[in-house]
RNA sequence: GGGAGCGGGCGGGCCACCGCUCGCCGUAAGGCGGGAGGAAAGUCCGAACUCCGCAGGGCAGGGUGGUCCCUAACGGGGACCGGGCGCAAGCCCAGGGAAAGUGCCACAGAAAAUAGACCGCCCCGUCCUUUCAUAGGGCGGGGUAAGGGUGAAAAGGUGGGGUAAGAGCCCACCGCUCCGGUGGCAACACCGGGGGCACGGUAAACCCCACCCGGAGCAAUGCCAAAAGGGGUGGCUGGCCCGGCCAUAACCCCUGGUAGGCAGCUUGAGGGAAGGGGCAACCCUUCUCCCAGACAAAUGGUGGCCCAAGACAGAAUUCGGCUUAUAGCCCGCUCCCUCCU
Numbered sequence: 001g002g003g004a005g006c007g008g009g010c011g012g013g014c015c016a017c018c019g020c021u022c023g024c025c026g027u028a029a030g031g032c033g034g035g036a037g038g039a040a041a042g043u044c045c046g047a048a049c050u051c052c053g054c055a056g057g058g059c060a061g062g063g064u065g066g067u068c069c070c071u072a073a074c075g076g077g078g079a080c081c082g083g084g085c086g087c088a089a090g091c092c093c094a095g096g097g098a099a100a101g102u103g104c105c106a107c108a109g110a111a112a113a114u115a116g117a118c119c120g121c122c123c124c125g126u127c128c129u130u131u132c133a134u135a136g137g138g139c140g141g142g143g144u145a146a147g148g149g150u151g152a153a154a155a156g157g158u159g160g161g162g163u164a165a166g167a168g169c170c171c172a173c174c175g176c177u178c179c180g181g182u183g184g185c186a187a188c189a190c191c192g193g194g195g196g197c198a199c200g201g202u203a204a205a206c207c208c209c210a211c212c213c214g215g216a217g218c219a220a221u222g223c224c225a226a227a228a229g230g231g232g233u234g235g236c237u238g239g240c241c242c243g244g245c246c247a248u249a250a251c252c253c254c255u256g257g258u259a260g261g262c263a264g265c266u267u268g269a270g271g272g273a274a275g276g277g278g279c280a281a282c283c284c285u286u287c288u289c290c291c292a293g294a295c296a297a298a299u300g301g302u303g304g305c306c307c308a309a310g311a312c313a314g315a316a317u318u319c320g321g322c323u324u325a326u327a328g329c330c331c332g333c334u335c336c337c338u339c340c341u
Stems, first nucleotide, its partner, number of pairs: 001337010012306007020035006037312001041323002044321005049217004061213005066080005081095001082093004096208002101206002103202003118148002120144010156174006175197001176195008221263004229254004233247005270289008307310001
C1' cells in the first nucleotide's frame, strides 16, 4: 500500500418565532419544566401483572435437544467440545438415540440390506481355426467383489504377501469395536493393549429417552356512578287490616353497572458513573438521575447558518430476547498478500 474477517457507536446540529400534548405554580392572563426509536416494527419466543380453572397421580397432545455456565425465565446469551467450510482471522450446524422395534431408500443399475455375477478376470471340459512351442474364438460347468460401469449410497481404506484368478485369506499402517490408564466439573481428547471386523443411510419418518408446558389477555381487571328500575312514602277504594289501582315533585333505602369518570399507567428484573469479581455472558458494592403517558389519541411548521441536503421508520400495560428494515459517517481489534527498513 492492497484485500478480508469481527465488534462497537452516531444516525443531522445550533438559533429565532408560531403551534400541539402532559405535569407543576397561578383567581386569571400567563410562567416554568418533560415530550419517540435503535429498531417504537414483525408479534416469533420468554416473563411480570390481572382474571378464570386447578387435591394428587397417570394417559393423550405440544415444545426443546453436545457440555458447563449466565439469567426472573426463555426456543436467548457466553465459553468450550465435536463435525463442515476457509491459506488465515473467522463463519455455519434441530449437534440425544439407527447393535428396542416398524417403515422408506426415487431414477439409474445385474444387485439397495437375507447382498449382488452386467462387462471383465481365472480354472476345467468340449468343438473349430492355427502353430515347431502356442495363441484366438464358440458352447457348457465352476471360481472370483481385485478392475470397469450405475448410483446420494455397492457391505472397511491404502500398500505388501498370497493365489489359477481373487478375497482380512495373512501382515503393516489408518479406521472400527472392546478393555484399561491419564487429563478435564463435563461434552470430549490423548496413550497403551486385545479382537480380523460383526454394525449401509434416513428420527424437521413413526418411534424410544431426558427435560419443560393450564387458559385468556390492559378492549385484562378493579372502583365511583347519572339515566332507567324496585321499595319506603303519598293519594283513591274501604269502618279497619290484607289486597287492588294511581302517583313518585321532594326526601331516604336497595338492586344493577349503561353513558361518563377514576385507577391499572409508568420508579422499573430501570438509566448513568466509579470501584471490584469473572476468559466471557454476567454479577456485587457505592454514589447519582427521574427520562412521553395519550384515549380520536401530542412531538409539527416557518426562517437563518453549517456540512455531504440527512436512510429505515413513529410509542399505547411493562420488561428480557430473537428476527427483519436502515442513506451516510466514525472508531477499535484481528488475519492474509506485497514493498521498504